[in-house]
Context: one part of a larger RNA
RNA sequence: UUCUCUUUAAGGAACUCGGCAAAAUGACUCCGUAACUUCGGGAGAAGGAGAGCCUUUUAGUAAACUGACAAAAGGUUAUUGUUAAGAGGUUUGAGCGACUGUUUAUCAAAAACACAGGUCUCCGCUAAGUUGAAAGAUGAUGUAUGGAGGCUGACGCCUGCCCAGUGCCAAUCGGCUAUAAAUUGAUGAAGUGUAAUUUGCUUUGUUAUGAAGCCCUGGUAAACGGCGGCCGUAACUAUAACGGUCCUAAGGUAGCGAAAUUCCUUGUCGGGUAAGUUCCGACCCGCAUGAAAGGCGUAACGACUUAAACACUGUCUCAAAGAGAAAGUCG
Numbered sequence: 001u002u003c004u005c006u007u008u009a010a011g012g013a014a015c016u017c018g019g020c021a022a023a024a025u026g027a028c029u030c031c032g033u034a035a036c037u038u039c040g041g042g043a044g045a046a047g048g049a050g051a052g053c054c055u056u057u058u059a060g061u062a063a064a065c066u067g068a069c070a071a072a073a074g075g076u077u078a079u080u081g082u083u084a085a086g087a088g089g090u091u092u093g094a095g096c097g098a099c100u101g102u103u104u105a106u107c108a109a110a111a112a113c114a115c116a117g118g119u120c121u122c123c124g125c126u127a128a129g130u131u132g133a134a135a136g137a138u139g140a141u142g143u144a145u146g147g148a149g150g151c152u153g154a155c156g157c158c159u160g161c162c163c164a165g166u167g168c169c170a171a172u173c174g175g176c177u178a179u180a181a182a183u184u185g186a187u188g189a190a191g192u193g194u195a196a197u198u199u200g201c202u203u204u205g206u207u208a209u210g211a212a213g214c215c216c217u218g219g220u221a222a223a224c225g226g227c228g229g230c231c232g233u234a235a236c237u238a239u240a241a242c243g244g245u246c247c248u249a250a251g252g253u254a255g256c257g258a259a260a261u262u263c264c265u266u267g268u269c270g271g272g273u274a275a276g277u278u279c280c281g282a283c284c285c286g287c288a289u290g291a292a293a294g295g296c297g298u299a300a301c302g303a304c305u306u307a308a309a310c311a312c313u314g315u316c317u318c319a320a321a322g323a324g325a326a327a328g329u330c331g
Base pairs, nucleotide, nucleotide: 001326002325003324004323005322006321007320008319010317011316014315019312028050029049030048031047036041038154052076053075054074055073056072057071058070077081089310090309091308092307093306094305095304096302097301101113102112117152118151119150120149121148122147123146129138130137131136155297156296157295158294160227161226162225165224166223167220168219169218170217174215175214176213182209183208186206187205188204189203190202191201192200228246229245230244231243232242255289256286267283268282269281270280271279
């Protein structure tokens, strides 16, 4: 010097990104226990008290015996007793996720995944889906209260407008359409052939018929998605319930809002502190919130994130002493 421990005056988070680490709490018995709540919880809430050993007495329907338990009074000792060891720190505000669970074996345990519940789509059984050149297997020895796929994610209150685009579904008069098949073919040109013409053969052009599909028509957003601008106006000012105009498929409803979303920004006001870029409550000027890529609440839960308080302490002011190892030095 390093490691693992023990103790510490006064202070008590001043340390630090952050109370990280340490300290403190601790089993049992009795008393007592708030908001809120899905009435189950919250709750071991919180907060108090007790304890060793000895003596005596007492209670439990009656008697005897034995055992256990409880209570009261007194005594005793080392300011002491769950005599060692082992054994919750607590409370409050907010965010996220309902919960128990799962995960990056070897830097991430979470707000990510899953979940019960919700909803949409497909599938009538030789099912759809999956797998396999196929036979077949699976789905399932199941049958729509079933199976498969997508999204959301307990519960409560709700889930607005847009079908123009893309997708899907349906309908189908009409239009377009395959150098596809096929049909009876029609017709032009060139070549071949002939003495010449026709027929024939070869190549090529044009054209008729012609399904799905596309166009067209309608539906569909818990399908992919989308949800405006400018100008003016009230008897102080400011603001604009109101009016005008342009564009659109429709112009963002309820709710929430400087938010896990706010650039400007440490926004402004209030609270907490002596002092607060964080935190809590409001405001709304939402750069760029918003309703199953769900919106807003929510008891319980969380090795989650964040803010505060009590208790506690060598985290610190500021360091000191000690124990046991190691390194080092000498041998």